A computed fold for a 74-nucleotide RNA from a Planctomycetaceae bacterium, annotated as transfer RNA. Model confidence (mean pLDDT): 81 of 100. It matches the Rfam family "tRNA". The family's RNA type in Rfam is transfer RNA. Taxonomically the source falls in Planctomycetaceae (Bacteria, Planctomycetota, Planctomycetia, Planctomycetales).
RNA sequence: GGUCCCUUGGCUCAGUUGGUUAGAGCGUUCGGUUCACAUCCGAAAGGUCACAGGUUCGAGUCCUGUAGGGACCA
Repeated sequence: GGUCCCUUGGCUCAGUUGGUUAGAGCGUUCGGUUCACAUCCGAAAGGUCACAGGUUCGAGUCCUGUAGGGACCA
C1' cells in the first nucleotide's frame, strides 16, 4: 500500500426481508426476604446504534467517506 471483517447501555453480546415504541445477561441503584451478609424475588436508572453524508414514505440494518480495532496478502 491492497482486500475483507468488526464498532449497539458501565462490561459481554443479540437485533430475522428496511417497518411504527432498540433488547438480553452481568453489573449499578432502590425495595422485599434475613438478626446480619450472601442467595433468591420485584422494580428502576442507564443508548446521539463510532462519526459525517446519501438513498428511501421509513435506516441499528442499504450506499459513500472518515476514525478506531482485527485478520490476510504484498